About this RNA:
RNAcentral holds the sequence, with entries from ENA. Small-subunit ribosomal RNA from a Pseudomonadota bacterium, 1502 nucleotides, folded computationally. Its mean pLDDT, the model's own confidence on a scale to 100, is 85. The source organism's lineage runs through Bacteria, Pseudomonadati and Pseudomonadota.
RNA sequence: UUGACGGAGAGUUUGAUCCUGGCUCAGGAUGAACGCUGGCGGCGUGCUUAACACAUGCAAGUCGAACGGGGAUGCGUUUUCGGAUGCAUUCGAGUGGCGCACGGGUGAGUAACACGUAGCUGACCGGCCCUUGAGAGCGGGAUAACGCGCCGAAAGGCGUGCUAAUACCGCAUAAACUGGGCGCAACGAAAGGGCGCUCAGCAAAGGCGCAAGCCGCUUGAGGACGGGGCUGCGGCCCAUCAGGUAGUUGGUGUGGUAAUGGCGCACCAAGCCGACGACGGGUAGGGGGCCUGAGAGGGUGGCCCCCCACACUGGGACUGAGACACGGCCCAGACUCCUACGGGAGGCAGCAGUGAGGAAUAUUGCACAAUGGGGGAAACCCUGAUGCAGCGACGCCGCGUGGGUGAAGAAGGCCUUCGGGUCGUAAAGCCCUUUUCUGCGUGACGAGGAAGGACGGUAGCGCAGGAAUAAGUCUCGGCUAACUACGUGCCAGCAGCCGCGGUAAAACGUAGGAGGCGAGCGUUAUCCGGAGUUACUGGGCGUAAAGCGCGUGCAGGCGGCUGGGUAAGUGGGUCGUGAAAGCCCCCGGCUAAACUGGGGGAGGACGAUUCAGACUGCCUGGCUAGAGUGGGGUAGAGGGACGUGGAAUUCCGGGUGUAGCGGUGAAAUGUGCAGAGAUCCGGAGGAACACCAGCGGUGCAGACGGCGUCCUGGGCCCUAACUGACGCUAAGACGCGAAAGCGUGGGGAGCGAACGGGAUUAGAGACCCCGGUAGUCCACGCCGUAAACGAUGCCGACUAGGUGUCUGUGCAGGGAAACCUGUGUGGGUGCCGCAGCUAACGCGGUAAGUCGGCCGCCUGGGGAGUACGGUCGCAAGGCUAAAACUCAAAGGAAUUGACGGGGGCCCGCACAAGCAGCGGAGCGUGUGGUUUAAUUCGAGGCUACACGAAGAACCUUACCUGGGUUUGACAUGGCGGUGGUAGUGAACCGAAAGGGGAACGACCUACGGGAGCCGUCACAGGUGCUGCAUGGCUGUCGUCAGCUCGUGUCGUGAGAUGUUCGGUUAAGUCCGAAAACGAGCGCAACCCCUGGCGUUAGUUACAAGUGUCUAACGCGACUGCCCGUGAGAAACGGGAGGAAGGUGGGGAUGACGUCAAGUCAGCAUGGCCUUUAUAUCCAGGGCGACACACACGCUACAAUGGCCGGUACAAUGGGCAGCCAAGUCGCGAGACGGAGCCAAUCCUGGAAAGCCGGUCUCAGUUCGGAUUGCAGGCUGCAACCCGCCUGCAUGAAGCUGGAGUUGCUAGUAACCGCGCGUCAGCAUAGUGCGGUGAAUACGUUCUCGGGCCUUGUACACACCGCCCGUCACGUCAUGGGAGCUGGUCACGCCUGAAGCCGAUGAGCGAACCGCAAGGAAGCAGUCGUCGAAGGCAGGGCUGGUGACUGGGACGAAGUCGUAACAAGGUAGCUGUAGCGGAAGCUGCGGCUGGAUCACCUCCUUU
Repeated sequence: UUGACGGAGAGUUUGAUCCUGGCUCAGGAUGAACGCUGGCGGCGUGCUUAACACAUGCAAGUCGAACGGGGAUGCGUUUUCGGAUGCAUUCGAGUGGCGCACGGGUGAGUAACACGUAGCUGACCGGCCCUUGAGAGCGGGAUAACGCGCCGAAAGGCGUGCUAAUACCGCAUAAACUGGGCGCAACGAAAGGGCGCUCAGCAAAGGCGCAAGCCGCUUGAGGACGGGGCUGCGGCCCAUCAGGUAGUUGGUGUGGUAAUGGCGCACCAAGCCGACGACGGGUAGGGGGCCUGAGAGGGUGGCCCCCCACACUGGGACUGAGACACGGCCCAGACUCCUACGGGAGGCAGCAGUGAGGAAUAUUGCACAAUGGGGGAAACCCUGAUGCAGCGACGCCGCGUGGGUGAAGAAGGCCUUCGGGUCGUAAAGCCCUUUUCUGCGUGACGAGGAAGGACGGUAGCGCAGGAAUAAGUCUCGGCUAACUACGUGCCAGCAGCCGCGGUAAAACGUAGGAGGCGAGCGUUAUCCGGAGUUACUGGGCGUAAAGCGCGUGCAGGCGGCUGGGUAAGUGGGUCGUGAAAGCCCCCGGCUAAACUGGGGGAGGACGAUUCAGACUGCCUGGCUAGAGUGGGGUAGAGGGACGUGGAAUUCCGGGUGUAGCGGUGAAAUGUGCAGAGAUCCGGAGGAACACCAGCGGUGCAGACGGCGUCCUGGGCCCUAACUGACGCUAAGACGCGAAAGCGUGGGGAGCGAACGGGAUUAGAGACCCCGGUAGUCCACGCCGUAAACGAUGCCGACUAGGUGUCUGUGCAGGGAAACCUGUGUGGGUGCCGCAGCUAACGCGGUAAGUCGGCCGCCUGGGGAGUACGGUCGCAAGGCUAAAACUCAAAGGAAUUGACGGGGGCCCGCACAAGCAGCGGAGCGUGUGGUUUAAUUCGAGGCUACACGAAGAACCUUACCUGGGUUUGACAUGGCGGUGGUAGUGAACCGAAAGGGGAACGACCUACGGGAGCCGUCACAGGUGCUGCAUGGCUGUCGUCAGCUCGUGUCGUGAGAUGUUCGGUUAAGUCCGAAAACGAGCGCAACCCCUGGCGUUAGUUACAAGUGUCUAACGCGACUGCCCGUGAGAAACGGGAGGAAGGUGGGGAUGACGUCAAGUCAGCAUGGCCUUUAUAUCCAGGGCGACACACACGCUACAAUGGCCGGUACAAUGGGCAGCCAAGUCGCGAGACGGAGCCAAUCCUGGAAAGCCGGUCUCAGUUCGGAUUGCAGGCUGCAACCCGCCUGCAUGAAGCUGGAGUUGCUAGUAACCGCGCGUCAGCAUAGUGCGGUGAAUACGUUCUCGGGCCUUGUACACACCGCCCGUCACGUCAUGGGAGCUGGUCACGCCUGAAGCCGAUGAGCGAACCGCAAGGAAGCAGUCGUCGAAGGCAGGGCUGGUGACUGGGACGAAGUCGUAACAAGGUAGCUGUAGCGGAAGCUGCGGCUGGAUCACCUCCUUU
């Protein structure tokens, strides 16, 4: 420089954030299966489960040119006419040869030299094939077939007779070969290798052909190819398998084999293997490859290829070149079948097929045409190998289901805001095409010289016909692409994770529409990926999971400076191997692709050889910086032992002395008149060592504290003499190891688990109190744990500073010295801090920075530091350490809030200080409850309860009972009708509504009609539901001082800063400071009323005129002035002036927000429901009930009073269907009456308390007025249910109200009356008005509420939070468990098949020897060793099950308590021990991962 290749994340913990961390998803893949669907073709592929059992057929035969004979047919010869014989063809059997050990199947077993790879074989074998040498001479005896006879149901068998060979045997020859002996050369570690000599042994077969010759035969050598054996290296899990081993390890000899070897045997020796994982257990055929992945890696081993193993299970050998033999044999076993019961037969893990199992896997097909195999000289035969076909969308690849045009955007569906939108150019229609399809025709390649093709009349080609024959499936909340309607209502259901569904569901179901893919689409299962979530590439361990409690140290790992050598590691070159297929690239063949042919490349790794010599290793030499030694000093609660001292507690004795002491929040138990406590003296005993004492010292950690003595370890400094890398770390191992606890023996003062008692409490198994045993102490021996913590392994190196302190040491100065000061340099121990690191907090030369070495440890939470197993322990228990199941989190740090029986500061009638009340009574009213036909509904702590109600007899009214009406009591529109119409409406019926209808009787008009009315259709109506669908309005925190934003800055971020801080204020009010600077909504001010004055006006008021007054406009107050305080500020205190002074008083005004606060019944409104009723009308009833409970009030309980008489002074308001004067009547309510007033004019309208006088005299009263009776008045259609008022009579409870609780800080509370709204009438309520008119506030400790800052938090629905344990119930998995019952493994003993080997072999015994007798070889039989299986017995490992039992997990609303989180109300946690329903409590020791206050120390700044 060029080229190639090349790594994506998301959801989910929180109120939010960052981090840690798990779970989940998107991708690819499959021998798949399941659901829905399905047009075609090509190429592949198809029992993953029961190596479960198999009916039937087929899968290995062939050769007549090895041999004899038989049958059939043909021809010939012959004939005694029965037949004999020859030749040819053919068929089946036999002898014989070759094959059957290949091909095909399967994966059970096997963790092994089985496989892979590289080697070795001097330790080996080989039929057929190829090359080459030599040879084949002479003999012999049998036997099957067959014949005859016999046994058996069968399968089969026996006897006897005959016969052939390329069957069998003997002899000869023997180069070679084999064995023995001798010798020789190279290589070599050695060896059975090679060469030569010699001795011995061992061969043979013929067939065909006229012949040539061909095919065979025997024995060597070589080759090709195949096989046996051996070795290095490589590839699974469990250490809860740690020790294994008796043929075991080796030797000698012998046997065995083709061959080495302990392979087998005899003897001898005692070895051999193992943390570099032996032995045991589990799992598994291995490889090429395949899937995934950026890669490294992970997973996998189906199809194809190579190797291995197996053939019903187990054992065994035979034959053979080769087997311990899938379609051979023998034995044993299980199973199946046949049987005449005596016996027999069988082995699909070959191809098809059947049953079974299973979610699941095909035809009992065709052909040997091709390829290949066996036999044969060949023709040929055989071949479920193979080639093809069939079935299955099982996979990959390809094609199609049409193309163009077509807007009235048809019909129809769906949605709709009713306008429209959408399906949608989609359809129809018109034009066109024919892949596919159907029909007809033609028709291959595959076959090398002719013929011969299972596939196949197939592929292909031609013609014709006709858009014809052909689309689904999943999804549409986020991840993730695609939205609406209806139905449903925590139901039915969905779901991969988060999560949806409780009446408006884009999440369920359906529909329309949309998105994705498409002859497929989804689901399930499994693998890799994402997951850097096991981290080699490539992670971590202070607080998230994670540093062993500490040390010593073997193995192991790692190792200073400098030479030389070597070449194991390492790097390079060359060579060999790395089969084919596969993968990548190129080219080619099927139209293309899938598929496939050819070529090339790659292939970690391994072997051989050679080179290099840096680095590591190894060998050897040197050095001194690491390490150690020596010398000189030094500090210290370092350790052990023995002594010794004083203070204090307790006890004992004695003295003095008298009534309590002690203890607590307060008490009590306890103790004391038998003399305590107090006090003095004396004594005893045990334990611990005040002050010094210090984030001081020492030690590895635990830990160590009076003083002295003895013994003893380590550190540090100075020096630089010695050694010369002697070092670092450290699995196992070994040692030490607080407290508690255990054993034995002492000791025992104080303290003090357990225990007893007293309190507290609902309880109190606790906290508090009085006692008190183990224990605490000592000796010896165990235990071995801890918040054994710096929650921080050890060693080394490097990397700014500052400041303390302990202890060395150098120099300088001062001092008599102790010592002080300054400045260096070491070792400890603190704090602050730069860079850097960190999720943050924080760490920061004492690292958590930057690096190196080694060890330990972690991998989501729970289950669980548990069970089982092992091991240690006297025990308690320790160490090691799972799984099922379950959850979608569990966590760390930090942030904002909220909260705290945390802190600081500050407000408020919050408390306190006061005054008057409430809570008790009677009554009124509201509410709950109860009742009822109905007692309509709403409101529910504060913030519901005299609230909606500013006024329920009817009405209101929504409720109940009963009676009516149905286009309706009311609106709009369409259509039709209507002239005595609309309207009014007598009689009559009825409770009314209503019915009824005599009679009366309209309006506008442009004359068409309209209005009205009637009918009908749309629709009305609903105080029916949802205030959790809403608008609006309102309450509340709260008239509190807060709530935010822009920009900037800080922080990874949530967020912070600003808004904090110092002052100040009623106030985030203002000032100052300050990484902030500004701004907005709030505060304040602006508005109204009121207080002073002025001006203007003058209805009314009063006698004019005036201006009390009325109402309009102004002025006035701003900390402006003075003094002081304060910071030269803001401001505060005081003062002057002023009607008023520091917001003068009052009102209106209510920030961001909170309470899903309240209201669908005021109104509006989405949705739902109802429509002869949930609408509407009417009568009556109810809302007024009454054993109770609460709330708000009224009136009282009396003398500051009641009653009687007299008398004074208001303001706000209201008034025409109204306010109502005078006058008259009535005791009175009121009536009559009618003047005046639309109102500063008239009326309401007498204010009352007050004041003056009188009376009552403490009494349930001359208090109090409830209740009841009678008589009246008023309103109203109507006062029975159910109004108000009056008079007379009646006179109840009540004598100041428990716990508790309310209002109020000045013209306020309290007391007093007056008005108004509502309203026909009804006010103790509401809202206004004026009159009289106080007390108290030291103060902020406490209660309540609030603001700001800070702190803790496990809360965030935010403390009415969270949360723990027992108990009870249900479900699930699991441990223990008397046992019961399987599997598996080896051992011991017994029996012991087949068979090999050995022994024997009296029986048998053609070939050889021998004339024969006899012998030899051999065989049967018998015996022995071994031996499968079986039996007996004990055992190891591992399952199932089990009364009962232990804990565990999970489960909307169970029980008991309250342990933890805020100081969680006794700080918590922790090891241990005891105790207790339970959380837990207590003792001892430890930790801070404890709040708060004070003090101390240190640091920072000036």